A computed fold for an 87-nucleotide RNA from Aquibacillus albus, annotated as c-di-GMP-I riboswitch aptamer. Taxonomically the source falls in Aquibacillus (Bacteria, Bacillati, Bacilli, Caryophanales).

[in-house]
RNA sequence: AAAUGAUAAAGGCAAAGUUGCAGAAAUGCAGUGACGCAAAGCUAUAGGGACUAAGACCUAGAUGGGUUAUGUUAGCCAGCUACCGUU
Numbered sequence: 001a002a003a004u005g006a007u008a009a010a011g012g013c014a015a016a017g018u019u020g021c022a023g024a025a026a027u028g029c030a031g032u033g034a035c036g037c038a039a040a041g042c043u044a045u046a047g048g049g050a051c052u053a054a055g056a057c058c059u060a061g062a063u064g065g066g067u068u069a070u071g072u073u074a075g076c077c078a079g080c081u082a083c084c085g086u087u
Base pairs, nucleotide, nucleotide: 002087003086004085005084012037013036017032018031019030020029021028022027035075041080042079043078047077048076049073050072051071055068056067057066058065059064
């Protein structure tokens, strides 16, 4: 430096649920709680996918429906960085 994750060592993060708050929603934040994770560290108009549709536009068979992200998701893939061990 590269590849890799058996055996360790030091540790780390925290799903679902639940309580409160915010939001139109997706979802996020905090407490609790651990399903799991060798990157479950960081990165969201400037890689892709997925979710939502307030606003806007269209429609109308009328309270509805459709399209759309500069909203959300990194614990979907991806990019970048990285502890220890092994080769």